A computed fold for an 86-nucleotide RNA, annotated as Glycine riboswitch aptamer.
């Protein structure tokens, strides 16, 4: 430095509507911090009349909201600590 596990902290965004005894379906509205899409610069190939064009690749707390959320609990990207393995 790498991943598993423990413990800590740790945001946003309707405790919406309707139908149902509940379970749960369906709608409208949000919200980005599981996971997932998208790319900029450079790099590689390909073609050029050498100006440039195409394709491949390319990160992120940016994006997008597919998935998930939208009291509390629970999740929860990241960070902090500890503890085995490769």
């Nucleotide at each position: 430095g790498u991943g598993g596990c423990u413990c800590u902290g740790g945001a946003g965004a309707a405790g919406c509507u309707c139908a149902g005894a509940a379970a749960u379906g369906a709608g409208u509205a949000c919200c980005g911090a599981a996971g997932g899409u998208g790319c900029a610069a450079g790099g590689c190939g390909g073609u050029u009349u050498c100006g440039g064009c195409c394709g491949c690749u390319g990160a992120a707390u940016c994006u997008c909201u597919c998935a998930g959320g939208u009291a509390a609990a629970a999740g929860g990207a990241c960070a902090g600590a500890g503890u085995g393995g490769a």

Of the family's consensus pairs, 90% are formed in the model. Rfam family: Glycine riboswitch aptamer. Rfam links the family to the GO term glycine biosynthetic process.